[in-house]
Context: one part of a larger RNA
């Protein structure tokens, strides 16, 4: 390379979205590139193989026949592939109508609770913390408690093994923009698809930039304990940071550690949208079927066991991405991106 592989052993790219490419539904007509066939010409010789023959045999040599991918040209076949028709179909895929559920996602407004401040009553000696203390905070009147104020965050019960998104993620309320999905219908478009090297969006906390904000929390810091020591766990305090806005950064155990699509391939069972039928005076309730999602048992089958099993890790097809022994090392260089931090990209000596 060829192979064989990617839950968990080395390996699915964090995730969409789309360029090249690679692959692509039924039918009909044309074409013959691919594909096959037959023809001619070429395919030096020797070698190989079959006959026969020479050296006493044989290696060896001689003749003859065979053979010789591949090319080029000719004719000819049309089952698959390709090209091709201002062909054709509707089941792929989308559009329309008609309904439906939701913490999608964006900006404005509200709104209780609780933490902490400040003010004033009431009220007296401790509060706080810990295993135990201590530091700390308190007669300049604390903690408890009422009543008023300001201010920032995050939304308790509802809450679910539940829903919504491509991932990151999304939870009080109202409103206003806005994306997708789910069902029914089968009118329209008639293959318009799937994948997707580059590329381009989006991308949790942390971290930076610049202007705002800060009530709790708390990296750093400081003090108090512990301890042998304690640069830690405990504990009183606290600054960045969390919060808004706008650029950045681009990483994560970013995980179902399981890329994407499409067929197919036992059933039970719970649950979250619809639909249709039965059953029902009306309603709740209930029966059964069907589509789409989420869980959980499980047979084949698949696995190295573990486990996975219609929401596969089974059967397969079509695409991309990655893997190739441990350490060195996701590290040096060198490029490309960044304002740093750092990212991406990616060896080799030497060693086991």
């Nucleotide at each position: 390379u060829u192979g064989g592989g990617c839950g968990u052993a080395a390996a699915g790219a964090g995730c969409u979205c789309g360029u090249a490419g690679g692959c692509u539904g039924u039918u009909c007509g044309g074409u013959a590139a691919g594909u096959c066939g037959g023809g001619u010409g070429u395919g030096a010789a020797a070698a190989c193989u079959c006959u026969g023959g020479g050296c006493u045999c044989a290696a060896c040599c001689c003749a003859g026949a065979g053979c010789c991918g591949c090319c080029a040209c000719c004719c000819g076949a049309u089952a698959c592939u390709g090209c091709u028709g201002u062909g054709a179909c509707u089941c792929g895929a989308g559009u329309g109508c008609g309904g439906u559920a939701g913490g999608g996602g964006a900006g404005c407004g509200g709104g209780g609770a609780a933490u902490u401040c400040c003010u004033g009553g009431u009220g007296u000696a401790g509060c706080g913390g810990u295993g135990a203390a201590a530091u700390g905070c308190g007669c300049a009147g604390a903690u408890a408690u009422c009543a008023g104020g300001a201010g920032g965050a995050a939304c308790a019960c509802c809450a679910g093994u539940g829903g919504c998104g491509a991932a990151g993620g999304c939870g009080c309320c109202g409103c206003u923009c806005u994306g997708g999905g789910c069902c029914g219908u089968g009118a329209c478009u008639g293959a318009c698809g799937c994948u997707g090297a580059g590329g381009a969006g989006c991308g949790a906390a942390a971290g930076c930039g610049u202007g705002g904000g800060u009530a709790g929390c708390a990296a750093a810091c400081a003090g108090g304990a512990u301890u042998a020591g304690a640069u830690a766990c405990c504990c009183u305090g606290g600054u960045a940071g969390u919060c808004c806005a706008c650029g950045c950064c681009g990483u994560a155990a970013a995980c179902g550690u399981u890329g994407g699509g499409c067929a197919c391939u036992a059933g039970g069972u719970g649950u979250g949208g619809g639909u249709c039928u039965c059953a029902a005076c009306c309603a709740a309730c209930g029966a059964g079927a069907u589509c789409c999602g989420c869980g959980c048992c499980g047979u084949c089958g698949c696995u190295a066991a573990c486990g996975c099993a219609u929401u596969a890790a089974g059967u397969g097809c079509c695409c991309c991405g990655c893997c190739u022994g441990g350490g060195g090392a996701g590290u040096a260089c060198g490029g490309u991106c960044g304002c740093a931090a750092g990212a991406c990209u990616a060896a080799a000596a030497c060693u086991c």

This is a predicted structure of a 352-nucleotide part of an RNA (small-subunit ribosomal RNA, central domain) from an uncultured bacterium.
It matches the Rfam family "Bacterial small subunit ribosomal RNA". Gene Ontology terms of the family: ribosome and structural constituent of ribosome.
Model confidence (mean pLDDT): 86 of 100.